[in-house]
Context: one part of a larger RNA
RNA sequence: AUUGAGCGCUGGCGGCAUGCUUUCACAUGCAAGUCGGACGGCAGCGCGGGCUUCGGCCUGGCGGCGAGUGGCGAACGGGUGAGUAAUACAUCGGAACGUGCCCAGUAGUGGGGGAUAGCUCGGCGAAAGCCGGAUUAAUACCGCAUACGACCUGAGGGUGAAAGCGGGGGACUUUAGGGCCUCGCGCUAUUGGAGCGGCCGAUGGCAGAUUAGCUAGUUGGUGGGGUAAAGGCCUACCAAGGCGACGAUCUGUAGCUGGUCUGAGAGGACGACCAGCCACACUGGGACUGAGACACGGCCCAGACUCCUACGGGAGGCAGCAGUGGGGAAUUUUGGACAAUGGGCGCAAGCCUGAUCCAGCAAUGCCGCGUGUGUGAUGAAGGCCUUCGGGUUGUAAAGCACUUUUGGCAGGAACGAAAAGUGCCGUGCUAAUACCACGGUACGAUGACGGUACCUGCAGAAUAAGCACCGGCUAACUACGUGCCAGCAGCCGCGGUAAUACGUAGGGUGCGAGCGUUAAUC
Numbered sequence: 001a002u003u004g005a006g007c008g009c010u011g012g013c014g015g016c017a018u019g020c021u022u023u024c025a026c027a028u029g030c031a032a033g034u035c036g037g038a039c040g041g042c043a044g045c046g047c048g049g050g051c052u053u054c055g056g057c058c059u060g061g062c063g064g065c066g067a068g069u070g071g072c073g074a075a076c077g078g079g080u081g082a083g084u085a086a087u088a089c090a091u092c093g094g095a096a097c098g099u100g101c102c103c104a105g106u107a108g109u110g111g112g113g114g115a116u117a118g119c120u121c122g123g124c125g126a127a128a129g130c131c132g133g134a135u136u137a138a139u140a141c142c143g144c145a146u147a148c149g150a151c152c153u154g155a156g157g158g159u160g161a162a163a164g165c166g167g168g169g170g171a172c173u174u175u176a177g178g179g180c181c182u183c184g185c186g187c188u189a190u191u192g193g194a195g196c197g198g199c200c201g202a203u204g205g206c207a208g209a210u211u212a213g214c215u216a217g218u219u220g221g222u223g224g225g226g227u228a229a230a231g232g233c234c235u236a237c238c239a240a241g242g243c244g245a246c247g248a249u250c251u252g253u254a255g256c257u258g259g260u261c262u263g264a265g266a267g268g269a270c271g272a273c274c275a276g277c278c279a280c281a282c283u284g285g286g287a288c289u290g291a292g293a294c295a296c297g298g299c300c301c302a303g304a305c306u307c308c309u310a311c312g313g314g315a316g317g318c319a320g321c322a323g324u325g326g327g328g329a330a331u332u333u334u335g336g337a338c339a340a341u342g343g344g345c346g347c348a349a350g351c352c353u354g355a356u357c358c359a360g361c362a363a364u365g366c367c368g369c370g371u372g373u374g375u376g377a378u379g380a381a382g383g384c385c386u387u388c389g390g391g392u393u394g395u396a397a398a399g400c401a402c403u404u405u406u407g408g409c410a411g412g413a414a415c416g417a418a419a420a421g422u423g424c425c426g427u428g429c430u431a432a433u434a435c436c437a438c439g440g441u442a443c444g445a446u447g448a449c450g451g452u453a454c455c456u457g458c459a460g461a462a463u464a465a466g467c468a469c470c471g472g473c474u475a476a477c478u479a480c481g482u483g484c485c486a487g488c489a490g491c492c493g494c495g496g497u498a499a500u501a502c503g504u505a506g507g508g509u510g511c512g513a514g515c516g517u518u519a520a521u522c
Base pairs, nucleotide, nucleotide: 001521002520003519005518006517007516008515009514012369013368014367015366016365017364018362019361020327024325025324026323028322029321030320033072034071035070038069039068041065042064045063046062047061048059049058050057051056079280080279081278089204090203091202092201093200094199097197098196099195102193103192104191105190106189107188108187109186110144112142113141120133121132122131123130124129150159151158152157164185165184166183167182168181169180172179173178206252207251208250213243214242215241218240219239220238221237222236223235224234225233255277256276257275258274259270260269261268262267282303283302284301285300286299305316306315307314308313333359335358336357337356341355342353343352344351345350372402373401374400375399382393383392384391385390408458409457410456411455412454416449421443422442423441424440425439426438427437428436466511467510468509469508470507471492472491473490477506478505479504480503481502487494488493
């Protein structure tokens, strides 16, 4: 000088930050949904309609929508640092790869089929849940056609695709639903890009030689397999290699980095918060789905633990946000809001979001402000000391004159919020003055924080100072008590009857809403 600090005494306000050590176990709530403009439907709510004995009943017709099929998301965001000394990280390179959504381009989007959940009927079970019959839809599933690209090839040829939904409309047409045209959102194939990711190499960054030899898929080759992709990645055969005192192997410790602290620097120590990467998700193993996982709030198996049970069988995983127990010297609320920023879904409106933004608690840290200002000598009283003259506390107080920060009360009151939306105008698309998209313009909705910041007013010095030290180092001294006792102490050392070193008081010194101390680093 510093700290994610602890403890003791003390404590007025504000701003900004920060706040489990045991990868111990977890009650409760929330933390990932969304789309009816993909689909069949309709449990519940509202509207309309019908019936009514006025109690109600019926009706997907409409707004919508529980459960279900389907799509996208759930691989992000959030947490933690156990493992890992190299399958990690940092920097610099590389070639044999993948890529949902996004951007740009090219070519398509024709015609069919069989199921299934839901609903309903029946059965089993305490429950979790499961089974069977009948029936139904799709942007779910499967053939057929077509193939500019694409892929395979023995270069002749061969293989492989799709899905619709919504808005608007003048002719024409219609089985009165539409067809047709057009716009938007999709879908299929493919090319390129952006961003992201997988893989390989080099260099660098801990300790121990009281660890000296290590290695059998081991090192290389060939054939085969496998992967998105190179490769002993895997396998069969062949060869006998490969690493190592420039420290292999083994053991211990450890997430890495940007950085942080310190220091004149060189260096040393560290890796909380913030940012990038990695790893993990009760412990161990495994794959499925998918563009992407071997998946924290998915699945399966094994194990430990906890819970329910009708004993047959089931359920669970806070290292998400709060919170609880335990451990510990020690670390917060079971708060508010999606208003902003961002994310997911959706044409949109919007919904979800413990990400985030805010509020609460804690002097834990940094910074700022205040606890008054001026005047005031009979140097009051009191305290302490005294050589008894006085000295000191001390302009300190009182008194007088002012001010009102902060706090209190009262009134006013934000920025953060303009995107979106609605109307009009223009341009584009178009058969079209519809629709839609883009640009401009006018109107105008939305604030958790919060009646907060801030401003104004009112009263009134009113609401606000402590802590450590005073032998030397080291700024600051006297009295009394004690008598090697009680005690102090960082080092030297004080204390055994005149203690500036113990305890108390007066005085002083240093810092100040803090001050000391302990621990740790330089």